[in-house]
RNA sequence: GAAUUAUCAAGAAAGACCGAGGGACAGGCCCAUUGACGUCUUGACAACCCUCCCGCUACAAGCGGGAGAAGGUGCCAACUCCUGAAAGAUAAGAA
Numbered sequence: 001g002a003a004u005u006a007u008c009a010a011g012a013a014a015g016a017c018c019g020a021g022g023g024a025c026a027g028g029c030c031c032a033u034u035g036a037c038g039u040c041u042u043g044a045c046a047a048c049c050c051u052c053c054c055g056c057u058a059c060a061a062g063c064g065g066g067a068g069a070a071g072g073u074g075c076c077a078a079c080u081c082c083u084g085a086a087a088g089a090u091a092a093g094a095a
Stems, first nucleotide, its partner, number of pairs: 013042005021031003025084004043076001045074001048072002050068007
C1' cells in the first nucleotide's frame, strides 16, 4: 500500500486556545456565542493487537477459554443519531 473477514443496541471527561457553524451527502432530527466543531494538554472508556494462565497436545505453529491493562491502535453527544441514496467492488438474474 492492497485485499478479505469480524464486531458495531454497551462504555468514556476536564482545562486552555479558536470563533460559526457542526453531525460525510440529501431529507429529518439534534448540537451550538450558557462557545458547538476543530487544535493542544491531562485524563477516561474499551479490549482488536499485546502480556500471562489453562486446554486441544508431548514440542512448535494454530485454535478455544479465562485474567490483565505496561506498550500499539481505536474511541470519549444522540443505536453507525434516523431514513434514503450516490460512488466503488463483487455475485446472481434478465435483455